[in-house]
RNA sequence: UUUGCAAAACGUACUAUCGCUUCUGCUUUCGGGCGGAGGAGGAAAGUCCGGGCAACAUAGAGUAUCCUGCUUCCUAACCGGAAGGCGCCGGCAGCCGGCGACAGCAAGUGCCACAGAGAAUAUACCGCCUUAUCCGCUUCAGGAUGGGGUAAGGGUGAAAACGUGAGGUAAGAGCUCACGGCUUUUCCGGGCGACCGGAAUCGCGGUAAACCUCAGGAGUUGAAAGACCAAAUAGGUCCUGGAUAUUGAAAGUUACUCGCUUUUGUACCGGCUCUGCCGGUACGCCAGGAUGGGUAGGUUGCUGGAGUGACAUAGCAAUAUGUCGCCAAGAUCAAUGAUAGUAGCCGCGUAUGCGGAACAGAACCCGGCUUACAGGUUUGCUGCUGAA
Numbered sequence: 001u002u003u004g005c006a007a008a009a010c011g012u013a014c015u016a017u018c019g020c021u022u023c024u025g026c027u028u029u030c031g032g033g034c035g036g037a038g039g040a041g042g043a044a045a046g047u048c049c050g051g052g053c054a055a056c057a058u059a060g061a062g063u064a065u066c067c068u069g070c071u072u073c074c075u076a077a078c079c080g081g082a083a084g085g086c087g088c089c090g091g092c093a094g095c096c097g098g099c100g101a102c103a104g105c106a107a108g109u110g111c112c113a114c115a116g117a118g119a120a121u122a123u124a125c126c127g128c129c130u131u132a133u134c135c136g137c138u139u140c141a142g143g144a145u146g147g148g149g150u151a152a153g154g155g156u157g158a159a160a161a162c163g164u165g166a167g168g169u170a171a172g173a174g175c176u177c178a179c180g181g182c183u184u185u186u187c188c189g190g191g192c193g194a195c196c197g198g199a200a201u202c203g204c205g206g207u208a209a210a211c212c213u214c215a216g217g218a219g220u221u222g223a224a225a226g227a228c229c230a231a232a233u234a235g236g237u238c239c240u241g242g243a244u245a246u247u248g249a250a251a252g253u254u255a256c257u258c259g260c261u262u263u264u265g266u267a268c269c270g271g272c273u274c275u276g277c278c279g280g281u282a283c284g285c286c287a288g289g290a291u292g293g294g295u296a297g298g299u300u301g302c303u304g305g306a307g308u309g310a311c312a313u314a315g316c317a318a319u320a321u322g323u324c325g326c327c328a329a330g331a332u333c334a335a336u337g338a339u340a341g342u343a344g345c346c347g348c349g350u351a352u353g354c355g356g357a358a359c360a361g362a363a364c365c366c367g368g369c370u371u372a373c374a375g376g377u378u379u380g381c382u383g384c385u386g387a388a
Base pairs, nucleotide, nucleotide: 004381005380006379007378008377010375012343013342014341015340016339017338018337020039021038022037023036024035025034026033027032041359045370046369048368049367050366051365052364053222054221055220056219065218066217067216068215069214070084071083072082073081074080085102086100087099088098089097090096092386093385094384095383103213104212108211109210110207111206112205125154126153127150128149129148130147131146132145133144134143135142162180163179164178165177166176167175181204182203185200186199187198188197189196190195226300227299228298229297236291237290238289239288240287241286242285248264249263250262251261252260253259265283266282267281268280269279270278271277272276307326308325309324310323311322312321313320314319345356346355347354348353
């Protein structure tokens, strides 16, 4: 210098014409007319996490299910953020940078492909040591077969029962010792803490994004939540009036009606031996009036809020506090658009010029996370130092 990566802020502007939508001023012959102001994003997206708000549920405790899992701090809260600890990677050490579901496998149970003799109560293929028999032979060396010992060496594997050295032994082995690695428990020192340093002690495969254990947490739903107003029509309830006058309903008797008999429904009242039984009262039709609930529809929830800009203070920072300023979409089948011009940007072209515009569209509101993103701008990084 180029390219790439990461982060931050930006991610067209102005004018004219014609429309759309929310609010609003004036005017009106109440149909409307003429004006004014506001009108998508950094992610409005995915709907992943947390909260506000709302309705319903909810004695208390336990179990199941699900989520979270190093520490301290921030925050309304968080699977978020800040600052740290530890581990891994950048060949090594320190710094720096990146990544990490980063409690427990020394509670229990399970699993460990292929290869290999053996993969967790270790294992005997080769080798090593030892022994019996046989072969060989003057003898020794040696060879074959079988038994026993061994985990040092070879070989297999991601991993072979901690590594190196010494002692020890027939050969060997944490079998013993020294040093070293990881780990349990206890103690001492430092740190708010994770943790770090030291001493003693116990132990030595991995795996919990295997079951599981431990600790903490979680009620469900979601703006189509919920609240309020409420037409027509048809039902419900109450009151008044009327009638050629009425079982609440059904059956029987009778030619029919009344009456009588039997069974039975709903509501209310009383009693009792109270899941029930007994007794009593009411119940119909027509007209008018009043009225409860619900539907259509409308209003609200709805956008001034854990809001935002600048500055100051505290803090390493996340963030908090204070002062001053600002108000910036609210639709409901769903507006936020279209056309033209000028300027800027990018690409092509010698040039008048021609072409192009990333990802993407609010729906109750916030805080995060994740993902997408043409183009240019700024900053940082892809290593620095030292030793071998």
Notes
Bacterial RNase P class A from Mucilaginibacter sp., 388 nucleotides, folded computationally. The sequence is in RNAcentral, with records from ENA. Its Rfam family is "Bacterial RNase P class A". Gene Ontology terms of the family: dimeric ribonuclease P complex, tRNA processing and ribonuclease P activity. It is recorded under the gene name rnpB. Model confidence (mean pLDDT): 75 of 100.